[in-house]
RNA sequence: GAUAAAGGCAAACCCGUCGAAAGGCGGGGACGCAAAGCCAUGGGUCUACCUCUUGCACAGCGUGUGCAAAGACAGGACAGCCAGGUUACCGAA
Numbered sequence: 001g002a003u004a005a006a007g008g009c010a011a012a013c014c015c016g017u018c019g020a021a022a023g024g025c026g027g028g029g030a031c032g033c034a035a036a037g038c039c040a041u042g043g044g045u046c047u048a049c050c051u052c053u054u055g056c057a058c059a060g061c062g063u064g065u066g067c068a069a070a071g072a073c074a075g076g077a078c079a080g081c082c083a084g085g086u087u088a089c090c091g092a093a
Base pairs, nucleotide, nucleotide: 001090008033009032013028014027015026016025017024018023031080037086038085039084041083042082043081044078045077046076051072052071053070054069055067056066057065058064059063
């Protein structure tokens, strides 16, 4: 970064599978991508099993147990959100 060449990757959706979920993996499929290759370092976004708080009920005066919803919370996730690091095909302007 080209109306070039050789190629590459694969969104949504569907099927299967792992996971509490976000999401991942495999197959099909192409919205697109000059790093839409790799890496969770910074920011951002997503989820909340567990845990805590509130509410209700039971027991009871220490507080505990159970239930449902709401709120908070990453050590989970997103590299096709941005920045950063790193590797790589071609070689016109």
c-di-GMP-I riboswitch aptamer from a soil metagenome, 93 nucleotides, folded computationally.